Overview
Predicted 3D model of a 1519-nucleotide RNA (small-subunit ribosomal RNA) from a metagenome. It matches the Rfam family "Bacterial small subunit ribosomal RNA". Its family is annotated with ribosome and structural constituent of ribosome in the Gene Ontology. The RNAcentral record of the sequence draws on SILVA. The coordinates come from a structure-prediction model, not an experiment, and the mean pLDDT is 82.
[in-house]
RNA sequence: AGAGUUUGAUCCUGGCUCAGGACGAACGCUGGCGGCGUGCUUAACACAUGCAAGUCAAGGAGAACAUUUUCUUCGGAAAAUUAUUAAACUGGCGAACGGGUGAGUAACACGUAGGUAAUCUACCUUAGAGAUUGGGAUAACUCGGCGAAAGCCGGACUAAUACCGAAUAAUGCAGCGGCUCCUUCGGGAGAUGUUGUUAAAGUGGGCUUCGGCUCACACUUUAAGAUGAGCCUGCGUCCGAUUAGCUUGUUGGUAAGGUAAUGGCUUACCAAGGCGAUGAUCGGUAGCUGGUCUGAGAGGACGAUCAGCCACACUGGAAUUGAGAUACGGUCCAGACUCCUACGGGAGGCAGCAGUGGGGAAUUUUGCGCAAUGGGCGAAAGCCUGACGCAGCAACGCCGCGUGAUCGAUGAAGCUCUUAGGAGUGUAAAGAUCUGUCAUAAGGGAAGAACAACUUUAAUAUAAAUAAUAUUAGAAUUUGACGGUACCUUAUAAGAAAGCACCGGCUAACUUAGUGCCAGCAGCCGCGGUAAUACUAGGGGUGCAAGCGUUGUCCGGAAUCAUUGGGCGUAAAGGGUGCGUAGGCGUCCAGGAAAGUUAUUUGUUAAAUCCUACGGCUUAACCGAAGAAAUGCAAGUAAAACUACCUGGAUAGAGUUUAAGAGAGGAAAAUGGAAUUCCUGGUGUAGCGGUGACAUGCGUAGAUAUCAGGAGGAACAUCUAUGGCGAAGGCAAUUUUCUGGCUUAAAACUGACGCUGAGGCACGAAAGCGUGGGGAGCAAACAGGAUUAGAUACCCUGGUAGUCCACGCCGUAAACGAUGAGUACUUGGUGCCGGAGGAUUCGACCCCCUCGGUGCCGUAGCUAACGCGUUAAGUACUCCGCCUGGGGACUACGACCGCAAGGUUGAAACUCAAAGGAAUUGACGGGGACCCGCACAAGCGGUGGAACAUGUGGUUUAAUUCGAUGCAACGCGAAGAACCUUACCUGGACUUGACAUGUUAGUGAAAGUCCCGUGAAAGCGGGAUUCUCUGCGAGCUUGCUCAAGGACACUAUCACAGGUGAUGCAUGGCUGUCGUCAGCUCGUGUCGUGAGAUGUUGGGUUAAGUCCCGCAACGAGCGCAACCCCUAUUCUUAGUUGCCAGCACGUUAUGGUGGGGACUCUAAGAAGACUGCCCGGGAUAACCGGGAGGAAGGUGGGGAUGAUGUCAAGUCAGUAUGUCCCUUAUGCCCAGGGCUACACACGUGCUACAAUGGCCGGUACAAAGGGCAGCAAUACCGCGAGGUGGAGCUAAUCCCAAAAAGCCGGUCUCAGUUCGGAUUGGAGUCUGCAACUCGACUCCAUGAAGUUGGAAUCGCUAGUAAUCGCGUAUCAGCGUGACGCGGUGAAUACGUUCCCGGGCCUUGUACACACCGCCCGUCACACCACGGGAGUUGAUUGUACCUGAAGCCGGUGGGCCAACCUUCGGGAGGCAGCCGUCUAUGGUAUGAUCGGUAACUGGGGUGAAGUCGUAACAAGGUA
Repeated sequence: AGAGUUUGAUCCUGGCUCAGGACGAACGCUGGCGGCGUGCUUAACACAUGCAAGUCAAGGAGAACAUUUUCUUCGGAAAAUUAUUAAACUGGCGAACGGGUGAGUAACACGUAGGUAAUCUACCUUAGAGAUUGGGAUAACUCGGCGAAAGCCGGACUAAUACCGAAUAAUGCAGCGGCUCCUUCGGGAGAUGUUGUUAAAGUGGGCUUCGGCUCACACUUUAAGAUGAGCCUGCGUCCGAUUAGCUUGUUGGUAAGGUAAUGGCUUACCAAGGCGAUGAUCGGUAGCUGGUCUGAGAGGACGAUCAGCCACACUGGAAUUGAGAUACGGUCCAGACUCCUACGGGAGGCAGCAGUGGGGAAUUUUGCGCAAUGGGCGAAAGCCUGACGCAGCAACGCCGCGUGAUCGAUGAAGCUCUUAGGAGUGUAAAGAUCUGUCAUAAGGGAAGAACAACUUUAAUAUAAAUAAUAUUAGAAUUUGACGGUACCUUAUAAGAAAGCACCGGCUAACUUAGUGCCAGCAGCCGCGGUAAUACUAGGGGUGCAAGCGUUGUCCGGAAUCAUUGGGCGUAAAGGGUGCGUAGGCGUCCAGGAAAGUUAUUUGUUAAAUCCUACGGCUUAACCGAAGAAAUGCAAGUAAAACUACCUGGAUAGAGUUUAAGAGAGGAAAAUGGAAUUCCUGGUGUAGCGGUGACAUGCGUAGAUAUCAGGAGGAACAUCUAUGGCGAAGGCAAUUUUCUGGCUUAAAACUGACGCUGAGGCACGAAAGCGUGGGGAGCAAACAGGAUUAGAUACCCUGGUAGUCCACGCCGUAAACGAUGAGUACUUGGUGCCGGAGGAUUCGACCCCCUCGGUGCCGUAGCUAACGCGUUAAGUACUCCGCCUGGGGACUACGACCGCAAGGUUGAAACUCAAAGGAAUUGACGGGGACCCGCACAAGCGGUGGAACAUGUGGUUUAAUUCGAUGCAACGCGAAGAACCUUACCUGGACUUGACAUGUUAGUGAAAGUCCCGUGAAAGCGGGAUUCUCUGCGAGCUUGCUCAAGGACACUAUCACAGGUGAUGCAUGGCUGUCGUCAGCUCGUGUCGUGAGAUGUUGGGUUAAGUCCCGCAACGAGCGCAACCCCUAUUCUUAGUUGCCAGCACGUUAUGGUGGGGACUCUAAGAAGACUGCCCGGGAUAACCGGGAGGAAGGUGGGGAUGAUGUCAAGUCAGUAUGUCCCUUAUGCCCAGGGCUACACACGUGCUACAAUGGCCGGUACAAAGGGCAGCAAUACCGCGAGGUGGAGCUAAUCCCAAAAAGCCGGUCUCAGUUCGGAUUGGAGUCUGCAACUCGACUCCAUGAAGUUGGAAUCGCUAGUAAUCGCGUAUCAGCGUGACGCGGUGAAUACGUUCCCGGGCCUUGUACACACCGCCCGUCACACCACGGGAGUUGAUUGUACCUGAAGCCGGUGGGCCAACCUUCGGGAGGCAGCCGUCUAUGGUAUGAUCGGUAACUGGGGUGAAGUCGUAACAAGGUA
């Protein structure tokens, strides 16, 4: 510091997500040690048990156990010690601290800075003064009574540092005087005069002449300090305006009361104020701070532990005591809850420490000790202290250490992967050597201890004192919970000590198997549908490590609320427009003061924390001490530039006056002509009108048309504009009246009077609403007619509101320049509108300059780009409005406005990872321009109708094997299914197999041949025969036998074979198609932020991205063309099997023969054609048109040749091949059947329908092929297919082989025929083991449909179409098919509007799987959240009233009472009781706000393949 994610790609906007840090955490897996910290975030829920606040030479009274002594009736009794005791009581001090919690509180609660001249302060310190003298009670104890208990009552006794009276007293307090000083002018401080008033308590030690003296502590009073507290003030301190008004003790005054003290704090009276848009009131949330976490900072979030403050103590209220409380471990009352009870009554308050239950994802021991620190009491010893110090539990956090170190390759085994060779785990292990942190055992062993006390020494102080006491210094003794802990030493021994997450990208780290959109993963993007680096497992790797991950929360990244540091033309965002209030901002000069501002100083900003350096624990965490810092606040001093303020002046902003000017600016009134419609009359006759075409409608009752007259309403043609005016909406005939604003010119005047503008007010198109008019035309709704699958639309005929007027509402628009207002600055060019000036002129133009307005193009600059560009979207300033992902939502609820319709304001739940802007490349368009093609047109011939052939679909079948399916499947794979083929079906067989390689064992005479049985065959079973493979060897009868082995065959075994089984969407290869269309790209350069563009576009031209010219392009590649083959002409060479002109021979005849190379031809090589030449056009170019010559002329004709790519196009059944599947079968063999079926539909063909013909006879001319398991002549036989036979030919030699149409002659005469030949019957031929299913051909007979073919559709532009035959491949045989060959041989093309396909340019796009695209709404189904809802239920709260506990205060005086007074009667004073004010709780009534829930209901969201349509995106088919 960034990254991922919208797109085919790009830039931008914008959200979502991730990487970092942190935590009082929790959960999962795992877990060795130590140090230091931390540990109920939830139920301020309820609590059993124990402990957490006592203490004391003031006081009275005063045990027991135990011990000792005495007595004893041996039961016991008494005395002393215990004992200056315990426990209890009176009294003093403490209990208001310490400890806990965060419910409440939005507040002077907290923080900070001040004030208190408006106050208090126990204990403590300092200083002064004092402490005299009396009195009456009361607890304890005892006696009696009541009660279950808690406890209570009564009688009698007693003490005090308890209580009370008197005395004394001040610098105390109060009243009255004057003085000095200060002052906020209220008052305060000081000294002073006078009057009144207010105190006390002792105990202990020492000495004593017993009078007293003295010391310590305690006591009283005064002053001061210190400490603590109260009160007041400035500033700061969360969210909501869908909370806008709140307030009656309320705001102020006077008086009184009350308080320590100010004050409406309280009361009476008077006044009517006070607060609020700078946010009152109300609602929600919350303890505040130092700080903590994060961040570069500014900020943001938080407020555990530690520290300061506040609040609270079961809930609510109240006072008492006290220096201090409205009191956590006190009291009273009410309420809820729990417990005890003898049912009459009582008791209680862990948010103290432990602990329990409960809640919860979740948080510890009912521990030890007062040794240290601190606190209370005490003179002290000491006692108390769940504060605190320690220990225990918990990886909860931070920090540290360890789980070993060094060698060790045959790179062991195992596991994983593998291309099968090997590689990885991996020096890792084993093994060897070593060490001892930690752990275990044993031994040693701290610091934390200082006080204090007692003993003692010395000094000093007090004192009369060597007592005593206090202080200081020294010596000795004593005190440790932790704990025999830290630490040290020794011994044994590598031993007891590694896991977790991740490995598709972000993000470090890859492979195998399983699974097969299943199971699952996932933070985002997204993985998984048979080859998953994304699931699960194994191996390997990466990261961190006693932890690792996950979840949650906060900050960061996020400049994604933007002060630092964002925006608003099109991405979210300028208010519809103006006027104007508050507010904000504001020209020049001078002077003043100093609020802001700046500088500096002082105080404060607690400690801790953070930071810097230092020090202490072995280090670190941690701790100690020092410094720095603490941005803030307050006070002082100084400065005076700027802002604000005050004073004075100025004129450049603004305004006023004068003179001109333009204008659909506004309001009202009047007037005008054209047109539409209607009415009346005339002329006139059958249609009019309307549409793409119709129809509805009007018209013979006279329309339309036309003429004349009249009525009425609305709108104002031409001028008219890129024009003018207005704030915007908007404004258009003419005239008049009234009226607003603007511009120009020149002077004068005012003197900042200005700009903006939250609220507010006014205006505000169309539609709509109300009342009353008006109504010609137009025209929602509505009706009818068309269109359509439908047509509640588009089109047509009608037609009502409305449109118009007056008055009043509404208040919204794409109210748009999608651009708020104002001011200033910043190169230019060119139009138009309104004014002024200059020059010139007789005058008007033209020309120059200037002010205001309105357009276009463009510089710099800006912008994501598009674009903007002196009329800014540039550069700056001022003010206002608005935005913060999409949807939900221009919604809901609430409020305000409105007659209503509705408007303004305006959320949330839920849901998605996008939504969006601009531009790019494509593709597409029922967008445009240009061009091409047998694309259309012009022609010729077909198909579609018939019969048949063939292929396909469908159907059928045991099977009708499989594939091909728009063009680009369908006479296609198949250049040839009777068996075979054959893959299918039925049946019968085989199982290492029909075929390949290898292994092991056996058998054999190697193998082969033949026969028999059975059988449909295959197969199964049986038999015979030939002595003959090779051969290291051995034996001998020397050509025989034996024999390991080899080859071969069989049997058995194991590896494997085999598969036309699946996947062409795993593939190679090949092929089709666009398309023989002219395209497709690259390098360098340039332009653009970029995708990309340029080049390749443009002007011409071409068959062509062919060529020329131009051009920020210059070049190049693959395509085009050419090079290749055939063909058309000529030449040269060569002549056999070809040829034969001339010569010769021969024949009935024939190149038959000799011969010849002239010709044809054959087959090699050359030539030729290149726009080369001429004319014209054209940019002088490319090129085009014409011409000459030429066999051929503008690529001469034909072929081969197929760019980048598209279609997951076709093919696993040609072959190859990954993966999967079958293995006595999905393999293999055999027989028969099927692929040939047949109601039907389609494609491709053949033959026809006839006279340009059929039939018969005669006769002529090819090319290209094929031939030895072959072609086959002559000859003979058969009507014929064919047969017999076999010359010749391995082919320019022989054969197939007859070419046919044509030509000549004859016949038929328009008919279902002498056309046509299907179908059927019979008889045959050939091939072949075999012709039934199911071949071809022949003959005889039969003689179907069909008379030129609907909609529609195909081919062809010249040697082409059409027509005529011939050949070949496959093949035993079989074609109307396929591939070739030649013969005869046309017609037409004006032209590019239209159909189809294609190319290029341009345009729009919401498409990119690319229009077979995208996408909208209703309905149906499921789920989710939300609104309304008769009601119902709860919380909070207002108002009014009732009730009114305890208690303070006030009143009362009839009951009662120790202290004082008394004249003894009583008084003063007090207590109880009663009454009253206030008031908690409770109740009644009525509102408000916020929740829960609800029959039903409403819309919304989401959901692979539901229904209906097709609204939007292209001119989206009605923009």